[in-house]
Molecule: TPP riboswitch aptamer (THI element)
Organism: Albimonas pacifica
RNA sequence: CAGACGCGACAGGGGCGCCCCCGCGGGGCUGAGACGCACCCUUCGAACCUGAUCCGGAUCGUGCCGGCGGAGGGAGUCGCGACGGGACCGCC
Numbered sequence: 001c002a003g004a005c006g007c008g009a010c011a012g013g014g015g016c017g018c019c020c021c022c023g024c025g026g027g028g029c030u031g032a033g034a035c036g037c038a039c040c041c042u043u044c045g046a047a048c049c050u051g052a053u054c055c056g057g058a059u060c061g062u063g064c065c066g067g068c069g070g071a072g073g074g075a076g077u078c079g080c081g082a083c084g085g086g087a088c089c090g091c092c
Base pairs, nucleotide, nucleotide: 001085003083005081006080007079008078009077010076011042012041013040014039016036017029018028019027020026021025048073049072050071054067055066056065057064
């Protein structure tokens, strides 16, 4: 000194649907998270968006499951640790 690994800081990105009672609100389903003292993701990028008023299967119903998806997009810098490698100098 570049690299891979781990940790941290700050910053940034993102989603919030379906069913019932009934509309102040309460209850139920899936899920990390359905407005949360939150949760998830940041190029090693399926967090999330487009395709999509999509297709198949389930369900009371819904991105609930699968396809789509070796498709297209998509938000980052720094510091610390230690591993191993290289360069240079000195000695033998």